[in-house]
RNA sequence: GUGAGGCGCGCCUAGGGUUCCGCCGCGGUGAGCGGGCUGGUCCGAGAGACGCAGGUGCCCGCGUGCGGGCGCUCCACGGCGGGAUAAAAGCCCGGGAGAA
Numbered sequence: 001g002u003g004a005g006g007c008g009c010g011c012c013u014a015g016g017g018u019u020c021c022g023c024c025g026c027g028g029u030g031a032g033c034g035g036g037c038u039g040g041u042c043c044g045a046g047a048g049a050c051g052c053a054g055g056u057g058c059c060c061g062c063g064u065g066c067g068g069g070c071g072c073u074c075c076a077c078g079g080c081g082g083g084a085u086a087a088a089a090g091c092c093c094g095g096g097a098g099a100a
Base pairs, nucleotide, nucleotide: 008052009051010050012048015043016042020040021039022037023035024034025033026032054073055072056071057070058069059068060067061066062065075095077098081093082092083091
């Protein structure tokens, strides 16, 4: 310097805003308007939890490509700015730029 792999999904949490609900205020106390306001619906982590799947080492079975058992699946500091959605975010750009 180059290539491959470091993967996926579900559910949840950190976190997030305001489309709907709720709450508060205003209002012929009517329709509705305003307020992100502890919350519910909602979004949600590569570097967060758990689970499933996938991959893989050894062993066993058998129809040689499947099934099963046990194990492994490491590490990971990170902008500015932009994008989507109603809007925002640890979402996406991004295991990026950069740093070590």
A computed fold for a 100-nucleotide RNA from Actinoplanes friuliensis DSM 7358, annotated as Guanidine-I riboswitch aptamer. The sequence is in RNAcentral, with records from Rfam and Ribocentre. It matches the Rfam family "Guanidine-I riboswitch aptamer". On this family, see Barrick et al., Proc Natl Acad Sci U S A 2004: "New RNA motifs suggest an expanded scope for riboswitches in bacterial genetic control". Its mean pLDDT, the model's own confidence on a scale to 100, is 82. Of the family's consensus pairs, 100% are formed in the model. RNAcentral records the identical sequence in 2 taxa.